About this RNA
This is a predicted structure of a 133-nucleotide RNA (FMN riboswitch aptamer (RFN element)) from Cryobacterium tagatosivorans. It was read from a public genome assembly, where an Rfam model found it.
This record gives sequence, C1' cells and structure tokens, in this order.
RNA sequence: AACGUGCUCCGGGGUCGGUGAAAAUCCGAGCCGGCGGUUAAAGUCCGCGACCCGUGACGCUCCCUGGAGCGAAGCGGUUGAGCUGGUGAAACUCCAGCACCGACGGUUAAAGUCCGGAUGGGAGGCGCACGAG
Repeated sequence: AACGUGCUCCGGGGUCGGUGAAAAUCCGAGCCGGCGGUUAAAGUCCGCGACCCGUGACGCUCCCUGGAGCGAAGCGGUUGAGCUGGUGAAACUCCAGCACCGACGGUUAAAGUCCGGAUGGGAGGCGCACGAG
C1' cells in the first nucleotide's frame, strides 16, 4: 500500500401568477436532479438502486393430511433524456450556446414539483472494532 469479518451512524430535491365554478395538474414564467464509475468535475456516457412485472428457496398462520392465506432472500425482465463550439495532453463531465427527460395511485380540471405507499426501502458512504498483513 492493499484485504477479510462484524457493528453504529448517514443515505432525494423542486412554485408563483393567469384563466376558470373548480387546476401548485391547463396557459405563462420558474425551480429540482439518488448512488458508483469514467486520465477532467455528468439528470441526458457506462452501470446500480428504488417503483413495476414474472419466478421463487424458505418461514409463519389456519384448516386437517392435503390444501388455503400472508411474508419473502435469490434470480430474470422492463425502465426517460444532448448536441455543437471553445480550452486543454485528456472533458457527450469544465466554459459558452441552444435543447431534452422525469414511475405508480389519488386529486370536483389532465402532476418531475401537491397528497400517498414512505417514521418504508436502498445503491452506496464516513467511522469504529477484531483479524490478517
């Protein structure tokens, strides 16, 4: 320098106005951007997580001998969007310009921004301990 195991903690952001009976959903103008990687810093390059779909070891409960219900590790699938110029050894990541994207359910009117699942989950991160070296 690097490694293993365990544990604590941390781990998502964003609005005003207009119209109207009614809209933070339409119109106008704003605002926001998880995690790891990438010789140079990323919402739009590569990958991951979550949501959703399928499968499902295993566990619990009930009925009673074989079924029903619930939870569920793991595995698989789906999953949006950017170019140009400049600088430079190197940047679809910086600077300049003009763009684009954003799950599901609910809501008297259509949602990235309101409410909800969520005091949830989680990619991962800091630290501590022990071991090993």